A computed fold for a 329-nucleotide part of an RNA from a Candidatus Woesearchaeota archaeon, annotated as large-subunit ribosomal RNA, domain IV.

[in-house]
Context: one part of a larger RNA
């Protein structure tokens, strides 16, 4: 000086991105427990007191025992309670052993996972829903035979998407899809019909499968949801009116958000002071409804911003134990 441990008087997060790390709390009994809730919970909520050792009552529950026997007396033993005494600073005296609370955001939960830099807001998940399949099914391996879902049968199986519950999920099918039709159109091979004197090779014609094409239908299919004047007797803003235009022109709903460019938007609380944080507004660069949208107890080694509490993080550094290391013999 380093490592490790440990201790600090007075402040107490002034410290850092960030209370990282440290400290505080703790078991058990007894009393109390708010918002808020899906009524279950939340909750060991939050905050108190209690706790060792003698000694006497008290009583409960077991099991003996005496007696003048259905009452009384009494021994052990396991709790429980009152009271009075004793010791230390301190009695769960070492070990062990939760800090706590209040907003937000996100994911409903418990699982789960990147073996060795990621545990999460990702994955599942229960629920919801959409397509396919009537069993020789559909799917999926296999060139086949043949197997697997299944020795199962629509309350089953296969495929997707969204993801507890609540209260919803609007408007477009013009485009790609996907599905049904299909008078008429367009078409391959082979087949028939035919032409070149005959064969045949070529050519011509007719018929025709999926497919295209044309007709619908479908959006918890892939996606998509608008521009310019003008207008109310203060001003502004504009229910209203006209205009280009489209498949439709973004509904409820939430909104400077895990989305906001401008931006540290604007009010308000929070603070001595805040690019935070919470409430609100909305003009949303580019929110928005199962590519779910919003609200939500309970839960989370998730984000994030506060309050008490604590504390050597700091103010500001110091001592002390053990090691290492380093001068010097």
């Nucleotide at each position: 000086u380093c490592c490790a441990a440990u201790u600090a008087a007075g402040g107490g997060a002034a410290u850092u991105c960030g209370g990282c790390a440290u400290a505080u709390u703790a078991g058990c009994c007894c009393c109390g427990u708010a918002c808020c809730u899906u009524c279950g919970g939340u909750a060991u909520a939050a905050g108190g007191g209690g706790u060792c050792c003698c000694u006497g009552c008290u009583u409960u529950c077991g099991u003996g025992a005496a007696u003048u026997a259905u009452g009384u007396u009494u021994g052990c033993g396991a709790g429980a309670g009152c009271a009075g005494g004793g010791c230390g600073c301190a009695g769960u005296g070492a070990c062990a052993a939760a800090g706590g609370u209040g907003g937000u955001c996100c994911g409903a939960c418990u699982g789960u996972u990147u073996a060795a830099c990621a545990a999460a807001a990702a994955c599942c998940a229960a629920g919801c829903u959409u397509u396919c399949u009537g069993c020789a099914a559909g799917c999926c391996c296999g060139u086949a035979a043949g197997g697997g879902u299944u020795a199962g049968u629509a309350u089953a199986g296969a495929a997707g998407g969204c993801g507890a519950u609540a209260c919803c999920u609007g408007c477009c099918c013009a485009g790609u899809g996907c599905u049904a039709g299909c008078a008429c159109u367009u078409u391959a091979a082979a087949g028939c019909c035919u032409a070149u004197u005959u064969c045949a090779a070529u050519g011509g014609g007719c018929c025709u499968a999926a497919g295209a094409a044309c007709u619908a239908g479908u959006a918890a299919a892939c996606g998509g949801c608008g521009g310019g004047a003008g207008u109310a007797a203060c001003u502004a803003u504009a229910a209203c009116u006209c205009u280009c235009u489209u498949a439709a022109g973004g509904u409820a709903g939430c909104g400077a958000a895990a989305u906001g460019c401008c931006u540290u938007g604007u009010c308000g609380u929070u603070u001595g002071a805040a690019u935070g944080a919470c409430g609100a507004c909305g003009u949303g660069c580019a929110u928005g409804a199962a590519u779910g949208g919003u609200a939500u107890a309970a839960c989370g080694a998730g984000a994030u911003c506060g309050c008490c509490a604590c504390u050597g993080u700091c103010c500001c550094u110091a001592g002390u134990u053990g090691g290492a290391a380093c001068c010097u013999c």